[in-house]
Molecule: transfer RNA
Organism: Chytriomyces sp. MP71
RNA sequence: GGGGCGUUAGCGCAGUGGCAGCGCAUUGGUCUUCGAAUCCAAGGGUCACAGGUUCAAACCCUGUACGUCUCG
Repeated sequence: GGGGCGUUAGCGCAGUGGCAGCGCAUUGGUCUUCGAAUCCAAGGGUCACAGGUUCAAACCCUGUACGUCUCG
């Protein structure tokens, strides 16, 4: 340098064009003599960045960045 895959909440990941979600973690409550566990609830996101297509983009297209694998 060429090619493939990936980038979504603090962490791990779903979401293949129309509401951004799950688990864990965190916080509050419940329970307990106190904790743990259980159960209930809450907060937390420029969907890597920029541009394009579309009535509408996390999702399609192009470029860039970073990570990873691979070819030379």